A computed fold for a 112-nucleotide RNA, annotated as c-di-GMP-I riboswitch aptamer.
The prediction has a mean pLDDT of 77.
It was read from a public genome assembly, where an Rfam model found it.
RNA sequence: CCGCAAAAUUAGCAAACCAAAGGAAACUUUGGGACGCAAAGCUACGGGGGCUAAGGUAUCUGGGUUCCUGCGUAUCGCAGGGCAAUGACGCUAUGCCAGCCCAGCCGCACCG
Numbered sequence: 001c002c003g004c005a006a007a008a009u010u011a012g013c014a015a016a017c018c019a020a021a022g023g024a025a026a027c028u029u030u031g032g033g034a035c036g037c038a039a040a041g042c043u044a045c046g047g048g049g050g051c052u053a054a055g056g057u058a059u060c061u062g063g064g065u066u067c068c069u070g071c072g073u074a075u076c077g078c079a080g081g082g083c084a085a086u087g088a089c090g091c092u093a094u095g096c097c098a099g100c101c102c103a104g105c106c107g108c109a110c111c112g
Stems, first nucleotide, its partner, number of pairs: 002112002012037002017032006035099001041105003046102003049097003055092003059088002064083001066082007
């Protein structure tokens, strides 16, 4: 300097789960905890894939001291229509996932 296929050592990281904090959520951070990991280090503004849906939006329902028309027993009532969500169910990333894959960047010890 290059490689890091197999094996072992030292150090390293830390899934699920639990607690606290942040967040609409996905998820993240910190502490505990270890399923695993030779890049389980970084990039989500390199490509694919996945998660969530606050906001936006399609559809449905139809709240309303509201609007229009008609009728009546007329400060109100009834009927029809319009406008309509804070409800239901979809779509959508500008929010996330690098421990889903490829790619890029950087790199320790051992070993060759």